[in-house]
């Protein structure tokens, strides 16, 4: 990459370089954004997927990821006259399989 299978209403930002974008990918919203965006370090934290620790449940944060504006933003297909709701798809993150 593929494919299973959980979970996706909570949580948790400084600071330096950076210098114009960004909130997954189209398009339309709707929102961030020079009062400094993506991005990279550096410190901090958040959480509890799996490891450890704990007889085992709870716990707990060492370690191996992940994450840290708002919120998988919201329509797109389906249910629904239409909103609002709800599902799918996709997409995330993990854990296991090839």
């Nucleotide at each position: 990459u593929a494919c299973u299978u959980a979970u996706c209403c909570a949580g948790a930002a400084a600071g330096a370089c950076g210098g114009a974008g960004g909130g997954a990918a189209u398009u339309g919203a709707c929102c961030c954004g020079g009062u400094g965006a993506a991005g990279u370090c550096u410190u901090g934290g958040c959480a509890a997927c799996c490891u450890g620790c704990c007889a085992c449940a709870a716990g707990u944060a060492a370690g191996g990821u992940g994450c840290c504006a708002c919120a998988u933003u919201c329509a797109a297909c389906c249910c629904c006259a239409a909103a609002a709701g709800g599902g799918a798809a996709a997409g995330a993150u993990a854990a296991g399989u090839c």

The RNA shown here (SAM riboswitch aptamer (S box leader)) has 98 nucleotides and comes from Elizabethkingia meningoseptica. Its mean pLDDT, the model's own confidence on a scale to 100, is 79. The RNAcentral record of the sequence draws on Rfam.